[in-house]
RNA sequence: UCCUUAUUCAGAGAGGCGGAGGGACAGGCCCUGUGAUGCCCGGCAACCUGUAUUAUUACAAGGUGCCAAUUCCUGCGGCUUUUGCCGAAAAAUAAGGU
Numbered sequence: 001u002c003c004u005u006a007u008u009c010a011g012a013g014a015g016g017c018g019g020a021g022g023g024a025c026a027g028g029c030c031c032u033g034u035g036a037u038g039c040c041c042g043g044c045a046a047c048c049u050g051u052a053u054u055a056u057u058a059c060a061a062g063g064u065g066c067c068a069a070u071u072c073c074u075g076c077g078g079c080u081u082u083u084g085c086c087g088a089a090a091a092a093u094a095a096g097g098u
Stems, first nucleotide, its partner, number of pairs: 002097007013041001015040003021031003025075004042067003047063002049060004071090001076087004
């Protein structure tokens, strides 16, 4: 880099540093000097992991991950009919493979 599988309407700080951008892409719509992104601390969750356990389940939190808005919405298809529903794609994360 690519492939497979699983999950994606729950959850998470009036903290410190620092200074202009950010929400994958495109179109929207938003967040942002009442300080964004980022770093530190803090927290959430429990995929892998550990312990107990026949299974299952419980607990812990070592490796990741995450902490505006459903993955912010739509991007393709079907149904419905002007608004919605379902599915896919894309994306993200984990585990395994290459």